[in-house]
Context: one part of a larger RNA
RNA sequence: AAGUAACGAUAAAGGGAGUGAAAGUCUCCCUCGCCGGAAGACCAAGGGUUCCUGUCCAACGCUCAUCGGGGCAGGGUGAGUCGGUCCCUAAGGCGAGGCCGAAAGGCGUAGUCGAUGGGAAACGGGUUAAUAUUCCCGUACUGACGUUUAUUGCGAUGGGGGGACGGAGAAGGCUAAACCAGCGCGGCGUUUGGUUGUCCGCGUGAAAGCAUGCAGGUGGAUGGUUAGGCAAAUCCGGCCAUUAACACCGAGGUGUGAGACGAGACUCUACGGAGUCGAAGUGGUUGAUGUCACGCUUCCAGGAAAAGCCUCUAAGCUUCAGAUAAACGUCACCCGUACCCGAAACCGACACAGGUGGUCAGGUAGAAGAUACCAAGGCGCUU
Numbered sequence: 001a002a003g004u005a006a007c008g009a010u011a012a013a014g015g016g017a018g019u020g021a022a023a024g025u026c027u028c029c030c031u032c033g034c035c036g037g038a039a040g041a042c043c044a045a046g047g048g049u050u051c052c053u054g055u056c057c058a059a060c061g062c063u064c065a066u067c068g069g070g071g072c073a074g075g076g077u078g079a080g081u082c083g084g085u086c087c088c089u090a091a092g093g094c095g096a097g098g099c100c101g102a103a104a105g106g107c108g109u110a111g112u113c114g115a116u117g118g119g120a121a122a123c124g125g126g127u128u129a130a131u132a133u134u135c136c137c138g139u140a141c142u143g144a145c146g147u148u149u150a151u152u153g154c155g156a157u158g159g160g161g162g163g164a165c166g167g168a169g170a171a172g173g174c175u176a177a178a179c180c181a182g183c184g185c186g187g188c189g190u191u192u193g194g195u196u197g198u199c200c201g202c203g204u205g206a207a208a209g210c211a212u213g214c215a216g217g218u219g220g221a222u223g224g225u226u227a228g229g230c231a232a233a234u235c236c237g238g239c240c241a242u243u244a245a246c247a248c249c250g251a252g253g254u255g256u257g258a259g260a261c262g263a264g265a266c267u268c269u270a271c272g273g274a275g276u277c278g279a280a281g282u283g284g285u286u287g288a289u290g291u292c293a294c295g296c297u298u299c300c301a302g303g304a305a306a307a308g309c310c311u312c313u314a315a316g317c318u319u320c321a322g323a324u325a326a327a328c329g330u331c332a333c334c335c336g337u338a339c340c341c342g343a344a345a346c347c348g349a350c351a352c353a354g355g356u357g358g359u360c361a362g363g364u365a366g367a368a369g370a371u372a373c374c375a376a377g378g379c380g381c382u383u
Stems, first nucleotide, its partner, number of pairs: 013031006032380004040360004046340002050338001051075006060068002080141002082336003086119003092113003098107003122139005142332011153317002158312004166299004172292003177286005182204006188197001209256004216249004220243007228236002261281001264277005300303001346355002362374004
C1' cells in the first nucleotide's frame, strides 16, 4: 500500500424463550424463504472413527462461538439365509514337462489362479444415545452329517441335456402406486356465497413361507430299430409305427400366515419420555418404465464360458457300500457390518461454485424423468 481487496454461488430472514463471563451466528418454539429426477432416501467405489455421549475453546472454522466433521475422555458395528470366504469359469495372469533363446529370459500344453458374470436358503413387527433382513418377538426356509423305518441298481474327472444369453418392435394379463367414494375418529371458525354442511383435518397399511394352480407361454407322448455321440449306455441324436391325452414354466389372485400395527384417548413424568387402552381397517377408477418375460414377432451384424443341477452307463460293488422317501436329532465356523457417499468425510494442496457408477421416483398442470408450484424429507449455502 490499507483498515484497502477479500470473507467462495443474491435459497432470506424476523420474533420469542433458554444457556452462558459474553449470543446476529449455539439450543428450543412460532412465522418466512429455498430444493423436491434433489439440495430427499439407499448401495457400490473410496475414505477410515468423521458415528453417539460427556466435557473443553488455545490452535483449526475466512467473523463470533457457549457450537463443530476441532481438542480430551468414554461408548458404539452382534448374521446358517445380506456381502465376502467357498464351488465355477471370462478377458487376462502364472505355468510341471516342452519349444525357443549368449545370459537375463520369451512363448506355451496339462494345470492353476482370476468377477465386473453363473451357483442353496428370511420375512414382518419391535427395540438403542449410537447396530440391526444381524438383537428380541412371531412365522419360515436351505444345506451337510447322524439315527430309525420302508423301498431299492448304485456308481465318473467320461457321454448327453440343461445352465445359455443379440438388436428392434407389438399386443395382452397382472400388480405397485395414485385418485375418488365409503367407513372410523375429531373439529364447528368475527369482513364474502356456504359455515351441522355438497364443510374441514387425520386414519383406512400388512411380508416371507405354506396350500391352491387361473391369465399366459413352452414341450407333443408311447413303442420299435439304429453305421453317430473317440469305450459303454436303458441317455442324446437318426429312422419307422401308433396316438391326443399329458407334462413343465408361470406373474398375479384367493385361503392361511394374522396375535401384531393402528388415528387417538387416559395415567405418570426428573418434560427427554415411560406405561395402559385402542375405532375404521371396504369398494371403484386410472394404471406403469415394475412383473408374467430367459415369453412372442421380426431382423442381420448371428449375439460368453464353466460349475452347481438332471440323466446315461464304464471300471467296480451288489447281505456291505450306495440310492430314494419319511420322521427325529446335531451342526452351519471365519471376515465385513459404525458413519459420509451428486459430498465440509471420496478425487481436486482448502470445510474448493469442478468431477464421481447403480437403485427408489408422490401430488396439480403436462406427451414427458422437460418446466412451474408443492408432499415426504432436507436445508437458508459459517460473517